[in-house]
SAM riboswitch aptamer (S box leader) from a Chloroflexota bacterium, 98 nucleotides, folded computationally. Of the family's consensus pairs, 94% are formed in the model. Rfam family: SAM riboswitch aptamer (S box leader). Rfam links the family to the GO term regulation of gene expression. The source organism's lineage runs through Bacteria, Bacillati and Chloroflexota.
Formats: sequence, structure tokens, C1' cells
RNA sequence: AGCUCAUCCAGAGAAGCGGAGGGACCGGCCCUGUGAAGCUUCGGCAACCCGCUGGUUCGGGUGCCAAUUCCGGCAGAACCUGUUCUGGAAGAUGAGGC
Repeated sequence: AGCUCAUCCAGAGAAGCGGAGGGACCGGCCCUGUGAAGCUUCGGCAACCCGCUGGUUCGGGUGCCAAUUCCGGCAGAACCUGUUCUGGAAGAUGAGGC
């Protein structure tokens, strides 16, 4: 890299370095010099996996901390011509397997 399963309308940011991008891709729409990405430190959220002393929720491994995975992309349905709903695809994370 690719395979299987589960989840994705909840929740949670400050400082330092840095100096123009970022939100996976495409379209839209947003965020951003009142400081993007990235790195570091501290903090927080959550509860997928592991542990035992089994907790007024501990310890360890991950993950996450703008906007529903920001919305849509494909198919179908309803109302009526652009909305709503359902399912999927894609993506992300965890666990497993090869």
C1' cells in the first nucleotide's frame, strides 16, 4: 500500500518558535498577518484497544481539540426545480488480519 469490522449531528486550546497558507481530493463555502501549515511545551476532550489493585472512572497505547467528516459529489424518494430525506461512495480514527 491494499483487506475485514466498528464509529463519525456530542465534546475539548493556550503559550513559544515559525511566517503564508489551511479545511484529504474536486466544486462550493469558509478560516487565516487580530498570524495559516508545521514543530515544541503545557492543558483539555473522548473512551477504540490493553492492564489490574476494578476506580464518584485509575494506569498504559492511540486519537482528537473552527464550522455535522463544514456542505455537496453517486443512486433513490418526497415536495415541486432547488430544497428536504434515505442509502451509498470517498475519507478519518481504532482494532484485527496478511